[in-house]
Molecule: transfer RNA
Organism: uncultured Parabacteroides sp.
RNA sequence: GCCCCUGUAGUUCAACGGAUAGAAUAGAUGUUUCCUAAACAUUAGAUGGCAGUUCGAUCCUGCCCGGGGGUA
Repeated sequence: GCCCCUGUAGUUCAACGGAUAGAAUAGAUGUUUCCUAAACAUUAGAUGGCAGUUCGAUCCUGCCCGGGGGUA
RNA backbone atom coordinates (compact mmCIF):
# COMPACT_ATOMS: atom_id res chain seq x y z
P G A 1 -0.62 3.90 3.52
O5' G A 1 -0.81 2.89 2.30
C5' G A 1 -0.69 3.38 1.00
C4' G A 1 -0.68 2.24 0.00
C3' G A 1 -1.92 1.36 0.00
O3' G A 1 -2.98 1.93 -0.74
C1' G A 1 0.00 0.00 0.00
P C A 2 -4.49 1.85 -0.26
O5' C A 2 -4.85 0.34 -0.55
C5' C A 2 -4.90 -0.16 -1.88
C4' C A 2 -5.04 -1.68 -1.87
C3' C A 2 -6.17 -2.22 -1.02
O3' C A 2 -7.43 -2.15 -1.68
C1' C A 2 -4.21 -3.43 -0.57
P C A 3 -8.77 -1.98 -0.84
O5' C A 3 -8.95 -3.40 -0.14
C5' C A 3 -9.20 -4.56 -0.92
C4' C A 3 -9.24 -5.80 -0.05
C3' C A 3 -10.18 -5.73 1.16
O3' C A 3 -11.54 -5.94 0.82
C1' C A 3 -8.10 -6.61 1.82
P C A 4 -12.68 -5.26 1.68
O5' C A 4 -12.71 -6.13 3.01
C5' C A 4 -13.04 -7.50 2.99
C4' C A 4 -12.82 -8.13 4.35
C3' C A 4 -13.52 -7.47 5.52
O3' C A 4 -14.89 -7.79 5.61
C1' C A 4 -11.30 -7.94 6.11
P C A 5 -15.92 -6.77 6.25
O5' C A 5 -15.60 -6.84 7.80
C5' C A 5 -15.81 -8.03 8.53
C4' C A 5 -15.23 -7.93 9.93
C3' C A 5 -15.76 -6.79 10.78
O3' C A 5 -17.02 -7.04 11.33
C1' C A 5 -13.42 -6.90 10.98
P U A 6 -18.04 -5.85 11.56
O5' U A 6 -17.33 -4.98 12.70
C5' U A 6 -17.15 -5.50 14.01
C4' U A 6 -16.25 -4.59 14.84
C3' U A 6 -16.78 -3.19 15.09
O3' U A 6 -17.73 -3.15 16.13
C1' U A 6 -14.50 -3.10 14.48
P G A 7 -18.80 -1.94 16.15
O5' G A 7 -17.98 -0.73 16.79
C5' G A 7 -17.36 -0.88 18.06
C4' G A 7 -16.60 0.37 18.46
C3' G A 7 -17.48 1.60 18.66
O3' G A 7 -16.93 2.39 19.71
C1' G A 7 -15.90 2.05 16.99
P U A 8 -17.57 2.23 21.16
O5' U A 8 -19.08 2.67 20.95
C5' U A 8 -19.41 3.99 20.54
C4' U A 8 -20.80 4.36 20.99
C3' U A 8 -21.05 4.22 22.49
O3' U A 8 -20.59 5.36 23.21
C1' U A 8 -22.82 3.21 21.29
P A A 9 -19.65 5.10 24.47
O5' A A 9 -20.69 4.95 25.66
C5' A A 9 -20.27 5.04 27.02
C4' A A 9 -21.00 6.15 27.71
C3' A A 9 -20.61 6.26 29.19
O3' A A 9 -20.54 7.65 29.57
C1' A A 9 -22.94 5.90 28.97
P G A 10 -19.07 8.36 29.28
O5' G A 10 -18.07 7.53 30.22
C5' G A 10 -16.68 7.93 30.27
C4' G A 10 -15.94 7.01 31.24
C3' G A 10 -15.93 5.55 30.85
O3' G A 10 -14.87 5.26 29.92
C1' G A 10 -16.58 5.76 33.12
P U A 11 -15.12 4.15 28.75
O5' U A 11 -15.24 2.78 29.53
C5' U A 11 -14.12 2.21 30.19
C4' U A 11 -14.51 0.90 30.84
C3' U A 11 -15.17 -0.12 29.93
O3' U A 11 -14.21 -0.88 29.20
C1' U A 11 -16.45 0.11 31.91
P U A 12 -14.65 -1.55 27.77
O5' U A 12 -15.70 -2.68 28.17
C5' U A 12 -15.30 -3.81 28.93
C4' U A 12 -16.46 -4.74 29.14
C3' U A 12 -17.27 -5.08 27.89
O3' U A 12 -16.64 -6.09 27.11
C1' U A 12 -18.75 -4.54 29.66
P C A 13 -17.10 -6.27 25.51
O5' C A 13 -18.65 -6.58 25.68
C5' C A 13 -19.56 -6.30 24.64
C4' C A 13 -20.94 -6.56 25.17
C3' C A 13 -22.07 -6.37 24.16
O3' C A 13 -22.21 -7.50 23.33
C1' C A 13 -22.64 -5.34 26.20
P A A 14 -23.01 -7.39 21.94
O5' A A 14 -24.51 -7.20 22.49
C5' A A 14 -25.42 -6.45 21.75
C4' A A 14 -26.76 -6.43 22.45
C3' A A 14 -27.89 -5.91 21.56
O3' A A 14 -28.42 -6.95 20.76
C1' A A 14 -27.93 -4.76 23.62
P A A 15 -28.41 -6.80 19.17
O5' A A 15 -29.52 -5.67 18.93
C5' A A 15 -30.83 -5.84 19.42
C4' A A 15 -31.55 -4.52 19.42
C3' A A 15 -31.50 -3.75 18.11
O3' A A 15 -32.46 -4.23 17.17
C1' A A 15 -31.02 -2.29 19.90
P C A 16 -31.86 -5.21 15.98
O5' C A 16 -32.69 -4.76 14.70
C5' C A 16 -33.96 -5.37 14.38
C4' C A 16 -33.95 -5.79 12.95
C3' C A 16 -33.82 -4.64 11.97
O3' C A 16 -33.09 -5.05 10.79
C1' C A 16 -35.93 -5.70 11.70
P G A 17 -32.12 -4.08 10.08
O5' G A 17 -32.68 -2.66 10.43
C5' G A 17 -32.90 -1.69 9.41
C4' G A 17 -33.45 -0.43 10.00
C3' G A 17 -34.97 -0.42 10.14
O3' G A 17 -35.35 0.49 11.17
C1' G A 17 -34.34 1.21 8.62
P G A 18 -36.18 -0.10 12.41
O5' G A 18 -37.04 1.19 12.82
C5' G A 18 -36.40 2.37 13.33
C4' G A 18 -37.41 3.42 13.69
C3' G A 18 -38.48 2.99 14.70
O3' G A 18 -38.90 4.13 15.42
C1' G A 18 -39.52 3.50 12.66
P A A 19 -38.14 4.60 16.71
O5' A A 19 -38.65 3.54 17.77
C5' A A 19 -40.05 3.37 17.97
C4' A A 19 -40.35 3.33 19.44
C3' A A 19 -39.76 4.50 20.23
O3' A A 19 -40.67 4.99 21.21
C1' A A 19 -38.80 2.46 21.01
P U A 20 -40.85 6.57 21.29
O5' U A 20 -39.47 7.08 21.87
C5' U A 20 -39.06 8.46 21.69
C4' U A 20 -38.16 8.88 22.83
C3' U A 20 -36.99 7.92 23.13
O3' U A 20 -35.86 8.70 23.54
C1' U A 20 -38.42 8.06 25.01
P A A 21 -34.49 8.48 22.74
O5' A A 21 -33.88 7.06 23.18
C5' A A 21 -34.47 5.85 22.71
C4' A A 21 -33.46 4.75 22.72
C3' A A 21 -32.64 4.59 24.01
O3' A A 21 -33.36 3.88 25.00
C1' A A 21 -31.20 4.46 22.13
P G A 22 -33.54 4.48 26.43
O5' G A 22 -33.62 3.20 27.38
C5' G A 22 -34.56 2.17 27.09
C4' G A 22 -33.93 0.81 27.29
C3' G A 22 -33.15 0.62 28.57
O3' G A 22 -33.99 0.36 29.67
C1' G A 22 -31.94 -0.29 26.75
P A A 23 -33.34 0.50 31.15
O5' A A 23 -32.28 -0.68 31.16
C5' A A 23 -32.32 -1.67 32.15
C4' A A 23 -31.40 -2.81 31.80
C3' A A 23 -30.26 -2.98 32.77
O3' A A 23 -30.67 -3.61 33.97
C1' A A 23 -29.44 -3.26 30.58
P A A 24 -30.16 -3.04 35.37
O5' A A 24 -28.73 -3.73 35.54
C5' A A 24 -28.61 -5.13 35.48
C4' A A 24 -27.17 -5.53 35.25
C3' A A 24 -26.16 -4.85 36.17
O3' A A 24 -26.08 -5.50 37.43
C1' A A 24 -25.41 -4.74 33.94
P U A 25 -25.96 -4.61 38.75
O5' U A 25 -24.49 -3.99 38.66
C5' U A 25 -23.35 -4.83 38.72
C4' U A 25 -22.11 -4.11 38.24
C3' U A 25 -21.79 -2.79 38.93
O3' U A 25 -21.16 -2.98 40.20
C1' U A 25 -21.60 -2.49 36.62
P A A 26 -21.37 -1.92 41.33
O5' A A 26 -20.61 -0.63 40.76
C5' A A 26 -19.20 -0.59 40.73
C4' A A 26 -18.71 0.66 40.01
C3' A A 26 -19.17 1.99 40.57
O3' A A 26 -18.45 2.39 41.73
C1' A A 26 -19.45 2.02 38.25
P G A 27 -19.19 3.20 42.86
O5' G A 27 -19.58 4.58 42.17
C5' G A 27 -18.58 5.48 41.72
C4' G A 27 -19.18 6.74 41.14
C3' G A 27 -20.12 7.51 42.05
O3' G A 27 -19.43 8.27 43.03
C1' G A 27 -21.02 7.40 39.88
P A A 28 -20.09 8.48 44.47
O5' A A 28 -21.33 9.45 44.18
C5' A A 28 -21.11 10.78 43.72
C4' A A 28 -22.44 11.50 43.52
C3' A A 28 -23.41 11.43 44.70
O3' A A 28 -23.11 12.38 45.69
C1' A A 28 -24.55 10.88 42.71
P U A 29 -23.46 12.03 47.20
O5' U A 29 -25.05 12.10 47.29
C5' U A 29 -25.74 13.32 47.05
C4' U A 29 -27.23 13.10 47.06
C3' U A 29 -27.80 12.37 48.25
O3' U A 29 -27.95 13.19 49.40
C1' U A 29 -28.72 11.48 46.27
P G A 30 -27.83 12.51 50.83
O5' G A 30 -29.20 11.68 50.96
C5' G A 30 -30.46 12.37 51.02
C4' G A 30 -31.61 11.39 50.85
C3' G A 30 -31.75 10.34 51.93
O3' G A 30 -32.38 10.84 53.09
C1' G A 30 -32.00 9.34 49.81
P U A 31 -32.07 10.15 54.51
O5' U A 31 -32.81 8.73 54.40
C5' U A 31 -34.23 8.67 54.35
C4' U A 31 -34.71 7.23 54.28
C3' U A 31 -34.17 6.32 55.38
O3' U A 31 -34.93 6.45 56.57
C1' U A 31 -33.96 5.24 53.28
P U A 32 -34.18 6.41 57.98
O5' U A 32 -33.58 4.94 58.08
C5' U A 32 -34.45 3.82 58.15
C4' U A 32 -33.66 2.53 58.00
C3' U A 32 -32.48 2.37 58.95
O3' U A 32 -32.90 1.89 60.22
C1' U A 32 -31.82 1.81 56.74
P U A 33 -32.37 2.61 61.53
O5' U A 33 -30.81 2.20 61.56
C5' U A 33 -30.44 0.85 61.76
C4' U A 33 -28.94 0.69 61.70
C3' U A 33 -28.15 1.66 62.57
O3' U A 33 -28.10 1.22 63.93
C1' U A 33 -27.17 1.56 60.41
P C A 34 -28.41 2.31 65.07
O5' C A 34 -27.20 3.34 64.90
C5' C A 34 -27.18 4.53 65.66
C4' C A 34 -25.78 5.08 65.76
C3' C A 34 -24.99 5.08 64.46
O3' C A 34 -25.27 6.25 63.70
C1' C A 34 -23.67 4.11 66.17
P C A 35 -25.44 6.04 62.08
O5' C A 35 -23.96 5.76 61.57
C5' C A 35 -22.95 6.77 61.65
C4' C A 35 -21.59 6.22 61.26
C3' C A 35 -21.51 5.53 59.91
O3' C A 35 -21.41 6.46 58.84
C1' C A 35 -20.40 4.21 61.51
P U A 36 -22.09 6.06 57.39
O5' U A 36 -21.21 4.83 56.89
C5' U A 36 -19.88 5.03 56.43
C4' U A 36 -19.15 3.73 56.25
C3' U A 36 -19.69 2.78 55.18
O3' U A 36 -19.34 3.18 53.86
C1' U A 36 -19.12 1.56 57.12
P A A 37 -20.40 2.86 52.66
O5' A A 37 -20.42 1.26 52.58
C5' A A 37 -19.28 0.57 52.08
C4' A A 37 -19.43 -0.92 52.30
C3' A A 37 -20.61 -1.58 51.60
O3' A A 37 -20.34 -1.87 50.24
C1' A A 37 -20.54 -2.30 53.84
P A A 38 -21.54 -1.73 49.15
O5' A A 38 -22.60 -2.84 49.55
C5' A A 38 -22.29 -4.21 49.43
C4' A A 38 -23.35 -5.07 50.09
C3' A A 38 -24.76 -4.88 49.57
O3' A A 38 -25.00 -5.66 48.41
C1' A A 38 -24.78 -4.77 51.92
P A A 39 -25.93 -5.11 47.23
O5' A A 39 -27.37 -5.03 47.90
C5' A A 39 -28.03 -6.20 48.31
C4' A A 39 -29.31 -5.87 49.07
C3' A A 39 -30.25 -4.91 48.34
O3' A A 39 -31.07 -5.60 47.41
C1' A A 39 -29.94 -4.17 50.55
P C A 40 -31.43 -4.92 45.98
O5' C A 40 -32.51 -3.81 46.37
C5' C A 40 -33.73 -4.19 47.01
C4' C A 40 -34.45 -2.97 47.55
C3' C A 40 -34.65 -1.83 46.59
O3' C A 40 -35.72 -2.01 45.69
C1' C A 40 -33.86 -0.99 48.64
P A A 41 -35.64 -1.41 44.19
O5' A A 41 -35.92 0.13 44.46
C5' A A 41 -37.17 0.57 44.98
C4' A A 41 -37.15 2.05 45.30
C3' A A 41 -36.71 2.98 44.17
O3' A A 41 -37.75 3.22 43.24
C1' A A 41 -35.60 3.59 46.15
P U A 42 -37.40 3.50 41.69
O5' U A 42 -36.76 4.96 41.73
C5' U A 42 -37.55 6.08 42.10
C4' U A 42 -36.69 7.31 42.34
C3' U A 42 -35.87 7.78 41.15
O3' U A 42 -36.64 8.54 40.21
C1' U A 42 -34.50 7.75 43.06
P U A 43 -36.21 8.51 38.65
O5' U A 43 -34.80 9.28 38.65
C5' U A 43 -34.72 10.65 39.02
C4' U A 43 -33.28 11.10 39.10
C3' U A 43 -32.47 10.98 37.82
O3' U A 43 -32.71 12.06 36.93
C1' U A 43 -31.21 10.14 39.64
P A A 44 -32.58 11.84 35.35
O5' A A 44 -31.07 12.21 35.05
C5' A A 44 -30.59 13.54 35.29
C4' A A 44 -29.08 13.58 35.25
C3' A A 44 -28.45 13.04 33.96
O3' A A 44 -28.41 14.01 32.94
C1' A A 44 -27.38 12.08 35.84
P G A 45 -28.60 13.54 31.41
O5' G A 45 -27.31 12.65 31.12
C5' G A 45 -26.01 13.25 31.13
C4' G A 45 -24.94 12.20 31.05
C3' G A 45 -25.01 11.31 29.83
O3' G A 45 -24.44 11.92 28.70
C1' G A 45 -24.66 9.99 31.75
P A A 46 -25.26 11.99 27.31
O5' A A 46 -24.57 10.88 26.41
C5' A A 46 -23.17 10.93 26.16
C4' A A 46 -22.73 9.71 25.39
C3' A A 46 -23.30 9.60 23.98
O3' A A 46 -22.54 10.35 23.06
C1' A A 46 -23.54 7.53 25.10
P U A 47 -23.21 11.05 21.76
O5' U A 47 -23.71 9.84 20.89
C5' U A 47 -23.10 9.54 19.63
C4' U A 47 -22.80 8.06 19.53
C3' U A 47 -22.41 7.57 18.14
O3' U A 47 -21.45 6.54 18.28
C1' U A 47 -24.28 6.39 18.89
P G A 48 -20.43 6.17 17.11
O5' G A 48 -19.40 7.37 17.04
C5' G A 48 -18.80 7.87 18.24
C4' G A 48 -17.64 8.77 17.88
C3' G A 48 -17.89 9.74 16.74
O3' G A 48 -18.58 10.90 17.16
C1' G A 48 -15.84 8.64 16.40
P G A 49 -19.62 11.58 16.15
O5' G A 49 -18.70 12.30 15.06
C5' G A 49 -17.81 13.34 15.45
C4' G A 49 -17.09 13.89 14.25
C3' G A 49 -17.96 14.26 13.07
O3' G A 49 -18.54 15.54 13.22
C1' G A 49 -16.14 12.98 12.31
P C A 50 -19.96 15.83 12.51
O5' C A 50 -19.62 15.98 10.97
C5' C A 50 -18.65 16.92 10.53
C4' C A 50 -18.37 16.76 9.06
C3' C A 50 -19.60 16.67 8.17
O3' C A 50 -20.15 17.95 7.90
C1' C A 50 -18.08 14.96 7.57
P A A 51 -21.64 18.06 7.28
O5' A A 51 -21.45 17.56 5.78
C5' A A 51 -22.51 16.99 5.07
C4' A A 51 -21.98 16.28 3.84
C3' A A 51 -23.04 15.47 3.10
O3' A A 51 -23.78 16.28 2.21
C1' A A 51 -21.16 14.10 3.48
P G A 52 -25.37 16.14 2.21
O5' G A 52 -25.61 14.77 1.45
C5' G A 52 -25.08 14.54 0.17
C4' G A 52 -25.12 13.09 -0.20
C3' G A 52 -26.47 12.42 -0.16
O3' G A 52 -27.25 12.74 -1.31
C1' G A 52 -24.87 11.00 0.81
P U A 53 -28.85 12.76 -1.19
O5' U A 53 -29.24 11.22 -1.04
C5' U A 53 -28.97 10.31 -2.10
C4' U A 53 -29.41 8.91 -1.70
C3' U A 53 -30.83 8.81 -1.16
O3' U A 53 -31.78 8.75 -2.22
C1' U A 53 -29.36 7.59 0.24
P U A 54 -33.06 9.69 -2.17
O5' U A 54 -33.90 9.09 -0.96
C5' U A 54 -34.37 7.76 -1.01
C4' U A 54 -34.89 7.31 0.32
C3' U A 54 -35.89 8.24 0.99
O3' U A 54 -37.21 8.11 0.44
C1' U A 54 -34.29 7.53 2.58
P C A 55 -38.03 9.46 0.08
O5' C A 55 -38.34 10.05 1.52
C5' C A 55 -38.89 11.35 1.66
C4' C A 55 -39.45 11.53 3.04
C3' C A 55 -38.52 11.13 4.18
O3' C A 55 -37.62 12.18 4.50
C1' C A 55 -40.61 10.13 4.54
P G A 56 -36.06 11.81 4.73
O5' G A 56 -36.10 10.95 6.07
C5' G A 56 -36.49 11.53 7.31
C4' G A 56 -36.64 10.47 8.37
C3' G A 56 -35.41 9.63 8.63
O3' G A 56 -34.49 10.28 9.51
C1' G A 56 -37.30 8.24 8.48
P A A 57 -32.91 10.11 9.20
O5' A A 57 -32.58 8.59 9.51
C5' A A 57 -32.82 8.04 10.81
C4' A A 57 -31.71 7.10 11.22
C3' A A 57 -30.34 7.77 11.40
O3' A A 57 -29.61 7.07 12.41
C1' A A 57 -30.18 6.17 9.73
P U A 58 -29.54 7.62 13.89
O5' U A 58 -28.61 6.58 14.64
C5' U A 58 -27.23 6.78 14.70
C4' U A 58 -26.50 5.47 14.93
C3' U A 58 -26.56 4.49 13.76
O3' U A 58 -25.54 4.78 12.79
C1' U A 58 -27.01 3.36 15.78
P C A 59 -25.89 4.65 11.19
O5' C A 59 -26.31 3.12 11.00
C5' C A 59 -25.37 2.09 11.26
C4' C A 59 -26.03 0.75 11.16
C3' C A 59 -26.54 0.40 9.78
O3' C A 59 -26.32 -0.98 9.50
C1' C A 59 -28.34 0.37 11.34
P C A 60 -25.10 -1.41 8.54
O5' C A 60 -25.58 -0.82 7.12
C5' C A 60 -26.40 -1.59 6.24
C4' C A 60 -26.59 -0.86 4.94
C3' C A 60 -25.38 -0.12 4.40
O3' C A 60 -24.47 -0.99 3.72
C1' C A 60 -27.25 1.28 4.26
P U A 61 -22.89 -0.66 3.67
O5' U A 61 -22.81 0.60 2.66
C5' U A 61 -23.13 0.43 1.30
C4' U A 61 -22.85 1.71 0.54
C3' U A 61 -21.51 2.37 0.79
O3' U A 61 -20.45 1.75 0.06
C1' U A 61 -23.18 4.01 0.91
P G A 62 -18.92 1.80 0.61
O5' G A 62 -18.47 3.30 0.36
C5' G A 62 -18.37 3.80 -0.96
C4' G A 62 -17.99 5.26 -0.94
C3' G A 62 -16.78 5.62 -0.10
O3' G A 62 -15.55 5.35 -0.74
C1' G A 62 -18.52 7.15 0.31
P C A 63 -14.27 4.88 0.10
O5' C A 63 -13.73 6.23 0.74
C5' C A 63 -13.27 7.28 -0.08
C4' C A 63 -13.16 8.58 0.70
C3' C A 63 -12.29 8.52 1.96
O3' C A 63 -10.89 8.60 1.69
C1' C A 63 -14.32 9.63 2.44
P C A 64 -9.87 7.87 2.67
O5' C A 64 -9.91 8.76 3.99
C5' C A 64 -9.50 10.10 3.96
C4' C A 64 -9.84 10.82 5.26
C3' C A 64 -9.27 10.17 6.52
O3' C A 64 -7.91 10.46 6.74
C1' C A 64 -11.52 10.76 6.88
P C A 65 -6.98 9.37 7.50
O5' C A 65 -7.54 9.42 8.98
C5' C A 65 -7.41 10.60 9.77
C4' C A 65 -8.03 10.42 11.15
C3' C A 65 -7.60 9.16 11.90
O3' C A 65 -6.32 9.28 12.49
C1' C A 65 -9.93 9.41 12.06
P G A 66 -5.39 7.96 12.64
O5' G A 66 -6.13 7.14 13.79
C5' G A 66 -6.21 7.68 15.11
C4' G A 66 -7.02 6.79 16.03
C3' G A 66 -6.63 5.32 16.08
O3' G A 66 -5.46 5.08 16.84
C1' G A 66 -8.97 5.50 15.97
P G A 67 -4.51 3.78 16.42
O5' G A 67 -5.41 2.52 16.84
C5' G A 67 -5.72 2.29 18.21
C4' G A 67 -6.60 1.07 18.35
C3' G A 67 -6.09 -0.21 17.71
O3' G A 67 -5.06 -0.85 18.45
C1' G A 67 -8.38 0.05 17.22
P G A 68 -3.95 -1.76 17.64
O5' G A 68 -4.77 -3.05 17.18
C5' G A 68 -5.30 -3.93 18.15
C4' G A 68 -6.12 -5.01 17.50
C3' G A 68 -5.43 -5.85 16.43
O3' G A 68 -4.54 -6.82 16.95
C1' G A 68 -7.58 -5.24 15.68
P G A 69 -3.26 -7.26 16.04
O5' G A 69 -3.87 -8.11 14.84
C5' G A 69 -4.49 -9.36 15.10
C4' G A 69 -5.21 -9.87 13.87
C3' G A 69 -4.37 -10.15 12.64
O3' G A 69 -3.63 -11.36 12.71
C1' G A 69 -6.33 -8.98 12.00
P G A 70 -2.29 -11.54 11.86
O5' G A 70 -2.76 -11.63 10.35
C5' G A 70 -3.55 -12.73 9.92
C4' G A 70 -4.01 -12.54 8.50
C3' G A 70 -2.91 -12.41 7.47
O3' G A 70 -2.36 -13.68 7.07
C1' G A 70 -4.54 -10.75 7.09
P U A 71 -0.82 -13.78 6.63
O5' U A 71 -0.75 -12.99 5.26
C5' U A 71 -1.44 -13.45 4.12
C4' U A 71 -1.31 -12.45 2.99
C3' U A 71 0.13 -12.06 2.64
O3' U A 71 0.76 -13.02 1.80
C1' U A 71 -1.23 -10.13 2.77
P A A 72 2.30 -13.47 2.07
O5' A A 72 3.15 -12.38 1.28
C5' A A 72 3.08 -12.32 -0.15
C4' A A 72 3.76 -11.05 -0.64
C3' A A 72 5.16 -10.82 -0.08
O3' A A 72 6.14 -11.52 -0.80
C1' A A 72 3.85 -8.84 0.09